[in-house]
Context: one part of a larger RNA
RNA sequence: GGCACACGGCGGAUGACUUGGCGUCAAGAGGCGAUGAAAGACGUUGGAACCUGCGAAAAGCUACAGGGAGCUGGUAACCAAGCUGUGAUCUGUAGAUAUCUGAAUGGGGAAACCCACCCGCAAGGGUAUCGUGCACUGAAUGCAUAGGUGUACGAGGCGAACCUGGGGAACUGAAACAUCUAAGUACCCAGAGGAAAGGAAAGCAAUAUGCGACUCCGUAAGUAGCGGCGAGCGAAAGCGGAUAGACAUGAACCUGCGAAUGCGUUGGGAUGCGCAACCAAAGACGGUGAAAGUCCGGUAACAGGGUGUAGUGUCAUAGCCCUCGAUUAGGCUCGGGCUCGUGGAACCCGGGUUGAACAUGGGAGGUCCACCUUCCAAGGCUAAGUACUACUUGACGACCGAUAGCGUAACAGUAAAGUGAUUGAAAGUUGAAAAGCACCCCUAUUAGGGGGAUGAAAGAGUACCUGAAACCGUGUGCCU
Numbered sequence: 001g002g003c004a005c006a007c008g009g010c011g012g013a014u015g016a017c018u019u020g021g022c023g024u025c026a027a028g029a030g031g032c033g034a035u036g037a038a039a040g041a042c043g044u045u046g047g048a049a050c051c052u053g054c055g056a057a058a059a060g061c062u063a064c065a066g067g068g069a070g071c072u073g074g075u076a077a078c079c080a081a082g083c084u085g086u087g088a089u090c091u092g093u094a095g096a097u098a099u100c101u102g103a104a105u106g107g108g109g110a111a112a113c114c115c116a117c118c119c120g121c122a123a124g125g126g127u128a129u130c131g132u133g134c135a136c137u138g139a140a141u142g143c144a145u146a147g148g149u150g151u152a153c154g155a156g157g158c159g160a161a162c163c164u165g166g167g168g169a170a171c172u173g174a175a176a177c178a179u180c181u182a183a184g185u186a187c188c189c190a191g192a193g194g195a196a197a198g199g200a201a202a203g204c205a206a207u208a209u210g211c212g213a214c215u216c217c218g219u220a221a222g223u224a225g226c227g228g229c230g231a232g233c234g235a236a237a238g239c240g241g242a243u244a245g246a247c248a249u250g251a252a253c254c255u256g257c258g259a260a261u262g263c264g265u266u267g268g269g270a271u272g273c274g275c276a277a278c279c280a281a282a283g284a285c286g287g288u289g290a291a292a293g294u295c296c297g298g299u300a301a302c303a304g305g306g307u308g309u310a311g312u313g314u315c316a317u318a319g320c321c322c323u324c325g326a327u328u329a330g331g332c333u334c335g336g337g338c339u340c341g342u343g344g345a346a347c348c349c350g351g352g353u354u355g356a357a358c359a360u361g362g363g364a365g366g367u368c369c370a371c372c373u374u375c376c377a378a379g380g381c382u383a384a385g386u387a388c389u390a391c392u393u394g395a396c397g398a399c400c401g402a403u404a405g406c407g408u409a410a411c412a413g414u415a416a417a418g419u420g421a422u423u424g425a426a427a428g429u430u431g432a433a434a435a436g437c438a439c440c441c442c443u444a445u446u447a448g449g450g451g452g453a454u455g456a457a458a459g460a461g462u463a464c465c466u467g468a469a470a471c472c473g474u475g476u477g478c479c480u
Stems, first nucleotide, its partner, number of pairs: 001479009015465001016429002020400002022397007029389002031158002039101003042055003046079002049075003061095006070083003106115003116127004129155009162193001163191005173180001177228001203211002215242005225233002245315005253305004261276005277294002279283001285297003319381003322325001330354008340366001361376005416423002436464001439451004
């Protein structure tokens, strides 16, 4: 030095567990804000820090209701001082207080700071901008108007997605690329609501005694079409559904109530095993020293209360309103939208330019004309069916189980990095209970260890369940 065996150290895999996630469904809620929001800064408890709560009235104040024995939030004990059957702590509702910043709004500002003026004895109140209404003033310029001043009301900002409108790419595909595509997507802006938008035919249809607002889904259909007829794009009618008024009853939800077990045995511990019982409209689930229908919380059922879905019953079953639309329709021209890329291109929308009729009229039916059919533009409103989930509650999962599952099971958008925009971790488990090792010894030692005590276990000792491998040792044997 190698190999083997034994015993250790280090290490933190694996197993088991779950406080946390992920997803789905149902219901609620769908907003907050000048009565100052969201988000923060700084304070605030008798005792340092952070979190939570709160705001100089500061882990709180008042009232009412509930509740009924302990309480003074958490990490987190300890000490002190108190409160409480004259009902505390706690829960619900309604109030009070609510520093400073922040739309931030008296002016300024490098957010949480600085500096004012007016009224008022003080406490306190007011003073931003924009819009609208009203009042008073008031130029050039006579009347007026612009402008100015005051006053009342409103707005402003934040918020996950969904929605409407205004703007609007490129990469890419076409195996290059320009029309085209990607795509009216991403993104930006404005605005609104719990939904939004749309909506009661100047609509479809096609020879029929036709249909009868809109929206959404299925189908029609990858069809008809469009297309350097390339890549690709891609309908509609029709048909089948969702939905569609009022009243009554009526689920789930909330609150209350809510059955039934003993003995023996093993064990540290019984919920295990054995024997014998009981309840069950309750044998869901969770907890309790191992595995509990009968120990605890609950669970089923029932009662009460509010709101009232589906279904059922009765009645109804017609969308409305107005001042009834000329800066209009239509034409020309230039664009845009439709399946439609200018095409034979109707239809719809917009810029420019022109410009009717008036129900004895007008629009449409894919150039255009006639006939026929159908409808009545140039005003407005409209529930439901549909979309979404930051948030609350409940239930569930052939979802994860700490390198997984959210980035975060933990004081995480933290520590840390970066001038900054921004990037962004790691880190779970003693035990049933701290019973967290009194006392003694070794020792420089609040290090570590040995006894001893606790405990079922300490080879469970706060580097704590299990404790793999790599890696590092000690001992013995064999080989060199």

Notes:
A computed fold for a 480-nucleotide part of an RNA from a Phycisphaerales bacterium, annotated as large-subunit ribosomal RNA, domain I. The coordinates come from a structure-prediction model, not an experiment, and the mean pLDDT is 84. It matches the Rfam family "Bacterial large subunit ribosomal RNA". Rfam links the family to the GO terms ribosome and structural constituent of ribosome.